[in-house]
Molecule: c-di-GMP-I-GGC riboswitch aptamer
Organism: Deltaproteobacteria bacterium
C1' cells in the first nucleotide's frame, strides 16, 4: 500500500426516561446501551421526515451524517 476478525488502549452512544429548546421534523444537557471501524466533520447526489403551499403536484423553508453513495481528516489492530 492494503485489510477490519474474535478483539481492543481510547472513543461514540439507539430505544427509553428526565430537563430544556423549536410550530414541527428535530437540537442540546443528564441518565441509559441497541449498536458502531469513522456512529468524526461536510446536506454535494439520491432518500426519508417536518413546516408551508395548494384539488393534486411543483416551487419554497428546514431536519436527519446512526438510510445509501460521495468528499475530507483521523485512532487502534493486523500486515510488509
Nucleotide at each position: 500500500a492494503g485489510a477490519g476478525a474474535c478483539a481492543a488502549a481510547g472513543c461514540c452512544a439507539a430505544a427509553c426516561c428526565c430537563g430544556u429548546u423549536g410550530c414541527a421534523a428535530g437540537g442540546c444537557g443528564g441518565g441509559g446501551a441497541c449498536g458502531g471501524a469513522a456512529a468524526g466533520c461536510c446536506a454535494c447526489g439520491g432518500g426519508u421526515c417536518u413546516c408551508g403551499g395548494g384539488a393534486a403536484a411543483a416551487u419554497g423553508a428546514g431536519a436527519c451524517a446512526g438510510c445509501c453513495g460521495g468528499g475530507u481528516u483521523g485512532c487502534c489492530u493486523c500486515g510488509a